[in-house]
């Protein structure tokens, strides 16, 4: 030095190839139910989508740079 994956809710992750409301599951808060806790179910809240630029009516998705871990080549 040169290839590849990954970076998205507190955690593990889908979404991205094919551009068009940002999502599950666990976890938090409330709440129902119980004597009461525990399970169940029911609501909510939580995101600059690694970091800038660019293309575009419109970017998590596309380009170009740069950072961060993890691997490989030499």
């Nucleotide at each position: 030095g040169c290839c590849c994956u990954a970076g998205u809710a507190g955690c593990u992750c889908a979404g991205c190839c094919u551009g068009g409301u940002a999502g599950a599951g666990c976890g938090a808060a409330g709440g129902u139910u119980u004597c009461g806790u525990a399970a169940a179910c029911c609501u909510u809240a939580g995101g600059u989508c690694g970091c800038g630029c660019g293309u575009c009516c419109a970017a998590a998705u596309c380009g170009c740079g740069c950072c961060u871990a993890g691997g490989g080549c030499u």
Molecule: transfer RNA
Organism: Nitrososphaeraceae archaeon